[in-house]
The RNA shown here (transfer RNA) has 72 nucleotides and comes from a Bacteroidales bacterium. The coordinates come from a structure-prediction model, not an experiment, and the mean pLDDT is 81.

Parts: sequence; C1' cells; structure tokens
RNA sequence: UGGGGCAUAGUGCAGCGGCAAGUACGCCGGACUUUGACUCCGGAGGCCCAGGUUCGAGUCCUGGUGCCCCGA
Repeated sequence: UGGGGCAUAGUGCAGCGGCAAGUACGCCGGACUUUGACUCCGGAGGCCCAGGUUCGAGUCCUGGUGCCCCGA
C1' cells in the first nucleotide's frame, strides 16, 4: 500500500428485506434437596459507528472504526 473476510447478550455462535432478534454455556430468582450438586420453571441482558435505499434494514448500498488472512 492493494485485495478478501469478520463485527448480533458476559462468552462461543445462528439469523430467507417483514422473526416477538434466537440457541448453548454463563448470570439472577424460584421449585426440588438436610446442605450442595443434578434436574425443572421463570427472568434480565444484544445488532461496531454515521449516512443512504425501501412502506419496512441485523440483513442491501456508501463512508468510517477495530480485528484476522493473503499479496507486494
């Protein structure tokens, strides 16, 4: 300096332009248990930033920011 990929919950990841934005683990509360663990029930918590397109954007487009890979 050029090209490519990625950015969604505390962590690892899903997510056809219309989903109530979800799963596992974790966290909080409850049930169970003598206690704990296991198990079961309930709950909190999230779309990197700024624009644009669209009736409608996590999803498409543009520009940033950060990380990773490749080439020189």
NCBI's taxonomy places the organism under Bacteria, Pseudomonadati, Bacteroidota, Bacteroidia, Bacteroidales.